Source information: The RNA shown here (Lysine riboswitch aptamer) has 158 nucleotides and comes from uncultured Eubacterium sp. NCBI's taxonomy places the organism under Bacteria, Bacillati, Bacillota, Eubacteriaceae, Eubacterium.

RNA sequence: AGUAGAGGCUGCGCUAGAUAAGAGUAAGUUAUAGGAUGCACCUAAGCAGUUGAGUAUAACUGAAAGGAGACAGCGCCGAAGGAUAACUGGUAGGAAAGGUUGUCCUGGGCACAGGAUAAAGAAUCUUGUGACUGUCAUCAAAAGGAUGGAGAGCUACU
Repeated sequence: AGUAGAGGCUGCGCUAGAUAAGAGUAAGUUAUAGGAUGCACCUAAGCAGUUGAGUAUAACUGAAAGGAGACAGCGCCGAAGGAUAACUGGUAGGAAAGGUUGUCCUGGGCACAGGAUAAAGAAUCUUGUGACUGUCAUCAAAAGGAUGGAGAGCUACU
């Protein structure tokens, strides 16, 4: 340098997805009250509105998206994720989601607490704490173990 592997039956990511939740919510119609605004992040334009806007109450009707997701399939072991910068993207313009590249951080999952997002005691991301676990180094060594490091690492073969 190349090739092949291990950590976990709760490894990582993607696709699709029964199903639950979203929710008796948003929205629509009718009636009443009321009286000038309303239209998914902002500006502009445009549209609707005194032939009654938004709002509130009552009745009737009544969704969807994002997120989760059993079984299943695919790609893998910096798998992947996060921060930041540039470019891109998008629009009438601006901002955002998303994408690419560079730099930096994280071995892994779990539990608890805080924060962001979210309808949410879900999930995701992040910070801290805790034990567990894999790996290497040093020490000890009868057994049990102790301390420390990081994945550009570790093991095997050529």